[in-house]
């Protein structure tokens, strides 16, 4: 330098055949239970979907550029 892949909640990831409120597990917080709770049950908070521009009635999803990480080639 070139190609490919990844980037979504604190962490690990799903969703990527564009369509109404963006989800799961773990973790955190609160409640119930309990002698206590670290087990069990219920609930809640937490996200500019890496950044910018574009296409579209509509973008996490498509296109382009950039950034970071990984792999391969030179």
């Nucleotide at each position: 330098g070139a190609g490919c892949g990844a980037u979504u909640a604190g962490c690990u990831c799903a969703g990527c055949u564009g369509g109404a409120u963006a989800g799961a597990g773990c973790g955190u917080c609160g409640g119930c239970c309990u002698c206590c709770g670290g087990a069990g049950c219920c609930g809640a908070a937490g996200g500019u979907c890496g950044c910018g521009c574009g296409u579209u009635c509509a973008a996490a999803u498509c296109g382009c550029g950039c950034a970071u990480c990984g792999c391969u080639c030179a």
The prediction has a mean pLDDT of 81. The RNA shown here (transfer RNA) has 74 nucleotides and comes from Rectinema sp. RNAcentral records the identical sequence in 7 taxa. Lineage of the source: Bacteria > Pseudomonadati > Spirochaetota > Spirochaetia > Rectinema.